The RNA shown here (transfer RNA) has 73 nucleotides and comes from an uncultured Bacilli bacterium. It was read from a public genome assembly.
[in-house]
RNA sequence: GCCGGAAUAGCUCAGUUGGUAGAGCAACGCACUCGUAACGCGUAGGUCGUAGGUUCGAGUCCUAUUUCCGGCA
Numbered sequence: 001g002c003c004g005g006a007a008u009a010g011c012u013c014a015g016u017u018g019g020u021a022g023a024g025c026a027a028c029g030c031a032c033u034c035g036u037a038a039c040g041c042g043u044a045g046g047u048c049g050u051a052g053g054u055u056c057g058a059g060u061c062c063u064a065u066u067u068c069c070g071g072c073a
Base pairs, nucleotide, nucleotide: 001072002071003070004069005068006067007066010025011024012023013022019056027043028042029041030040049065050064051063052062053061
């Protein structure tokens, strides 16, 4: 230099026809308990790496770009 992959909640990850952004763990509250933990119920938490474009509508499609991983030279 060229090619491919990854980036989504604090962490690990889903999101498959483009149509309201989700799960588990963690956090917080309630309940339970003599008390704590566990179990149960609930709440909050997101500029979907960044910037543009297409579209009525983009996490998803297109372009550029940043970081990381792999391959080729």